[in-house]
RNA sequence: UCCUUGUUAGCUCAGUCGGUAGAGCAUGCGACUGUUAAUCGCAGGGUCGAGUGUUCGAGUCACUCACAGGGAG
Numbered sequence: 001u002c003c004u005u006g007u008u009a010g011c012u013c014a015g016u017c018g019g020u021a022g023a024g025c026a027u028g029c030g031a032c033u034g035u036u037a038a039u040c041g042c043a044g045g046g047u048c049g050a051g052u053g054u055u056c057g058a059g060u061c062a063c064u065c066a067c068a069g070g071g072a073g
Stems, first nucleotide, its partner, number of pairs: 001072007010025004019056001027043005049065005
């Protein structure tokens, strides 16, 4: 320098053909229990790496950039 994969909640990851973002774990509260743990229920938590464009509408499509992994020279 080129090719390729990835970047979404505190962590690990989903998200189909573009239609207003979810799960598990963790955290907080409650139920249960003699207490803890376990189990069960509820809640909080995100503008999807940054930006621009296309579109009525973008996590999803296009382009630029940043970061991380892999490969080639």
Overview:
The RNA shown here (transfer RNA) has 73 nucleotides and comes from an uncultured Clostridia bacterium. Its Rfam family is "tRNA". Rfam classes the family as a transfer RNA.